[in-house]
Molecule: SAM riboswitch aptamer (S box leader)
RNA sequence: AUGUUAUAUUGAAGAAUGGAGAGAUUAGGCUCGAUGAAGUUCUAGCAACCUCUUCUCAACGAAGAAAAGGUGCUAAUACCUAACCCAAAGCGGAAUAGUCCGACAGGGAAUUAUAACAA
Numbered sequence: 001a002u003g004u005u006a007u008a009u010u011g012a013a014g015a016a017u018g019g020a021g022a023g024a025u026u027a028g029g030c031u032c033g034a035u036g037a038a039g040u041u042c043u044a045g046c047a048a049c050c051u052c053u054u055c056u057c058a059a060c061g062a063a064g065a066a067a068a069g070g071u072g073c074u075a076a077u078a079c080c081u082a083a084c085c086c087a088a089a090g091c092g093g094a095a096u097a098g099u100c101c102g103a104c105a106g107g108g109a110a111u112u113a114u115a116a117c118a119a
Stems, first nucleotide, its partner, number of pairs: 002118007013043005021032003025083005044074003049070002051065005078111001084108003091102004
């Protein structure tokens, strides 16, 4: 780097170093930043994916722990919307009318991130 599955509106920050950017990509917006961004290191914390304990013959499942170990995370929903699809009521347009078209609330997908597994 690739694939599969699961999760993503909860939660949790200080110090040192660094010195201008950061919030995944593109566009638009918005926000954070010299009262110090990103990155790196240390410490602390959050969470419960792996893990551990109990119930269970076992699997599945349920309940619990965070003491040991592997990750992850610690502004704002994955900051918001679009780059794809569907789309209620109402609205706008077309039609004599049944009806049709359009954008939209919203939903889903895709993408991204993290974990576990696989070759």